[in-house]
RNA sequence: GGCAGAGUAGGGAUUGCGCGUAAAGUGCCACCGGAUGGGAAGUUGCCGGUGGACGAAGGGACGACGAGCAUAAUCGUGUUCUAGAGUCCCGCGGUGCAAAGCCCGCAUCCGCUGCC
Numbered sequence: 001g002g003c004a005g006a007g008u009a010g011g012g013a014u015u016g017c018g019c020g021u022a023a024a025g026u027g028c029c030a031c032c033g034g035a036u037g038g039g040a041a042g043u044u045g046c047c048g049g050u051g052g053a054c055g056a057a058g059g060g061a062c063g064a065c066g067a068g069c070a071u072a073a074u075c076g077u078g079u080u081c082u083a084g085a086g087u088c089c090c091g092c093g094g095u096g097c098a099a100a101g102c103c104c105g106c107a108u109c110c111g112c113u114g115c116c
Base pairs, nucleotide, nucleotide: 001116002115003114004113005112010104011103012102015098016097017096018095019093020092021091028052029051030050031049032048033047034046038110039109040108042106058090059089060088061087062086066081067080068079069078070077071076
């Protein structure tokens, strides 16, 4: 000097714990800011903030307290009614977070590894 490779932010699927379903979140647009292979630096990728537009899939079971009736020796038991707090389960959401491994994965300059 030439060739090849490793390595990022992050993304996809899986799993676990959650949130919303009385609509947040996600996604979209604009502006501002931030971090990002080992170093510098950087956006068309990622994150955050503000503003704007748009927008949804819900169901099932149980159900305290109270009241009436029946039974009963008092405790209690059965049944009916009112209300539907709350709990659980099944779904739904381009839903939040986290870990391991798998797959995908930075163009510039310098550096690292291997070969010639």
Model confidence (mean pLDDT): 77 of 100. Predicted 3D model of a 116-nucleotide RNA (THF (Tetrahydrofolate) riboswitch aptamer) from a Bacillota bacterium. Taxonomically the source falls in Bacillota (Bacteria, Bacillati).